[in-house]
RNA sequence: GCGGGAUUAGUAUAGUGGUAAUAUGCUUCCUUCCCAAGGAAGAGUCGUGGGUCCGAUUCCCAUAUCCCGCU
Numbered sequence: 001g002c003g004g005g006a007u008u009a010g011u012a013u014a015g016u017g018g019u020a021a022u023a024u025g026c027u028u029c030c031u032u033c034c035c036a037a038g039g040a041a042g043a044g045u046c047g048u049g050g051g052u053c054c055g056a057u058u059c060c061c062a063u064a065u066c067c068c069g070c071u
Base pairs, nucleotide, nucleotide: 001070002069003068004067005066006065007064010024011023012022013021018054026042027041028040029039030038047063048062049061050060051059
């Protein structure tokens, strides 16, 4: 220098052009003499910037970080 892959909640991962999900963590409540365990509810997320589209996390382009391969 070239090619490919990954980036989603605090953490680990699903997901797909039309409301973003699960586990764990966090907050509140119930249960308990207290703790733990258990139950219920809630807050919190699509790397960044453009483009296409009625609508983009998804499609296209560029860019950032990391990983792999080639030279």